c-di-GMP-I riboswitch aptamer from a Gemmatimonadota bacterium, 95 nucleotides, folded computationally. It was read from a public genome assembly, where an Rfam model found it. Its Rfam family is "c-di-GMP-I riboswitch aptamer". Gene Ontology term of the family: cyclic-di-GMP binding.

[in-house]
RNA sequence: UCGCGACAAAGGCAAACUCGCCGAAAGGCGGGGACGCAAAGCCACGAGGCUAAAGCGGACGCGAAUGCGCCGGCCAGGCCAGUCGGGUUACCGAA
Repeated sequence: UCGCGACAAAGGCAAACUCGCCGAAAGGCGGGGACGCAAAGCCACGAGGCUAAAGCGGACGCGAAUGCGCCGGCCAGGCCAGUCGGGUUACCGAA
């Protein structure tokens, strides 16, 4: 240095839940809180998953009509890095 990961040492992060804020939602941010994590640091490159506002199509109702209301289908450019893979950076040093 690389690989690896201890009943080692110093530490780190923070699930669920909860309070507040942002968002249509998924989800994100901050406080509390710890299920856990050797990268549970960072990155949307690949796979996978979540949501569907706007948009597109269809049905129904109202209306003279442009339209309005409502139901459901499709849909990511939105989201998930604590789903996996990949890339990249990094503390310690037993076997």